[in-house]
Context: one part of a larger RNA
RNA sequence: UGACGGGGACCCGCACAAGCGGUGGAGCAUGUGGUUUAAUUCGAAGCAACGCGAAGAACCUUACCUGGGCUUGACAUCCCGCUGACCGUCUUAGAGAUAAGAUUUUCCUUCGGGACAGCGGUGACAGGUGGUGCAUGGUUGUCGUCAGCUCGUGUCGUGAGAUGUUGGGUUAAGUCCCGCAACGAGCGCAACCCUUAUUGUCAGUUGCCAUCAUUCAGUUGGGCACUCUGGCAAGACUGCCGGUGACAAAUCGGAGGAAGGUGGGGACGACGUCAAAUCAUCAUGCCCCUUAUGCCCAGGGCUACACACGUACUACAAUAGCCGGCAACAAAGUGCAGCGAAGCUGUGAAGCGGAGCGAAUCACAAAACCCGGUCCCAGUUCAGAUUGCAGGCUGCAACUCGCCUGCAUGAAGGUGGAAUUGCUAGUAAUCGCGAAUCAGAAUGUCGCGGUGAAUACGUUCCCGGGCCUUGUACA
Numbered sequence: 001u002g003a004c005g006g007g008g009a010c011c012c013g014c015a016c017a018a019g020c021g022g023u024g025g026a027g028c029a030u031g032u033g034g035u036u037u038a039a040u041u042c043g044a045a046g047c048a049a050c051g052c053g054a055a056g057a058a059c060c061u062u063a064c065c066u067g068g069g070c071u072u073g074a075c076a077u078c079c080c081g082c083u084g085a086c087c088g089u090c091u092u093a094g095a096g097a098u099a100a101g102a103u104u105u106u107c108c109u110u111c112g113g114g115a116c117a118g119c120g121g122u123g124a125c126a127g128g129u130g131g132u133g134c135a136u137g138g139u140u141g142u143c144g145u146c147a148g149c150u151c152g153u154g155u156c157g158u159g160a161g162a163u164g165u166u167g168g169g170u171u172a173a174g175u176c177c178c179g180c181a182a183c184g185a186g187c188g189c190a191a192c193c194c195u196u197a198u199u200g201u202c203a204g205u206u207g208c209c210a211u212c213a214u215u216c217a218g219u220u221g222g223g224c225a226c227u228c229u230g231g232c233a234a235g236a237c238u239g240c241c242g243g244u245g246a247c248a249a250a251u252c253g254g255a256g257g258a259a260g261g262u263g264g265g266g267a268c269g270a271c272g273u274c275a276a277a278u279c280a281u282c283a284u285g286c287c288c289c290u291u292a293u294g295c296c297c298a299g300g301g302c303u304a305c306a307c308a309c310g311u312a313c314u315a316c317a318a319u320a321g322c323c324g325g326c327a328a329c330a331a332a333g334u335g336c337a338g339c340g341a342a343g344c345u346g347u348g349a350a351g352c353g354g355a356g357c358g359a360a361u362c363a364c365a366a367a368a369c370c371c372g373g374u375c376c377c378a379g380u381u382c383a384g385a386u387u388g389c390a391g392g393c394u395g396c397a398a399c400u401c402g403c404c405u406g407c408a409u410g411a412a413g414g415u416g417g418a419a420u421u422g423c424u425a426g427u428a429a430u431c432g433c434g435a436a437u438c439a440g441a442a443u444g445u446c447g448c449g450g451u452g453a454a455u456a457c458g459u460u461c462c463c464g465g466g467c468c469u470u471g472u473a474c475a
Stems, first nucleotide, its partner, number of pairs: 001475002003472003007469002010466004015459002019423005026314002029311005034305002042053002064300007073125001077124002079121006088103006106115003127289002130287003136283002138278003141274001143272001148187006154163003167178003193266004198234007207224003212221002237260001240254005316416001321374005333364003338357002343352003382413001387408007429451007
């Protein structure tokens, strides 16, 4: 100087407390461990691994296994020889890779050859998701959006070092003020950026409709007031008033205001810590393989199942379920190898159909809610697992191993032990919608809006953190 303390003082955070909803019990989905297996590819491991890499494993992907093949190779550059094409189509054998055959078929030229492509050969080489993240770059997690981390000059100390950065106030903040052997400065904080909340202005189609006509319908004429869209501005700064305060910084209350003291949300992550993660995104040193640890193909596996754990979903019901009615009301997105309306068929998944739309024009396209009826506390008109049968869709192909529909079946489940978790407001809870990936395959992920609470006395205690101080046989 740090680190540590079941030392002390001060302060903060959904840290506790006050509340609301969960997890832990059930079924199922998914990930992991373990076990099994020819293989169940690899990585991730307290918080910070475990719906994680994977924004999507039937083949492919795919790295694993079994079997069948290749050896200058699937891919790149160079050399030599042969051919004139390559591509495409068809036939045969085969699981296919592949092999044999048929068909079709180049350009320039000084006729020496050249360009390009295929085949064959020789070696230089290719190739490796093989090893090492404890050799590395790059990227990322975490402490933590915590308020800290440092430097120059000066001063003090023999020196390590100290001072500044401590102290008195204050703040979300090393934020600001005052004081001070310090005076300044840098990286962080804040602001500048995006979005949301209000208004003005400009613009008025594909958006809108107050007035006038018109229509089944903003449909059409008309209009751009209003809504909305999106460009430019305004607006919030403790600016104003009062109290407190040290005449300061600031803080408390108030006015005005759409918004008030960082208005809400996001992007943004200092010096560093964990030899943290990644050699399987990529790049890369060294080591290793080279008729194989490389490459091609078919099938299988990654989907196994006594069990254990994590994360979700669905429930256990009456604030509910079911039936009928009510064209009720969103936002944000996506769409041409696409979205696909009306209409018709089907109980339905869906099929037929093909209008319109490269989209403020057309389409995908809401649910909870509300109204009426029924059920009467039961393993039920709750719940839906499992299984049987019959179908639909995608796709060469749904057996291993997809999703969906109908009929039948109708399991566990009575609100869950010890323990444990999220959340402070348009939040929790609850309701649906969209997108990426994607042929198909979400209860996951990332977004969007609808309905919309309760509680916070307080900081003694638990956890984590900041600052000062003290002790130390630790570095």
A computed fold for a 475-nucleotide part of an RNA from an uncultured bacterium, annotated as small-subunit ribosomal RNA, 3' major domain. The coordinates come from a structure-prediction model, not an experiment, and the mean pLDDT is 84. The RNAcentral record of the full RNA draws on Greengenes.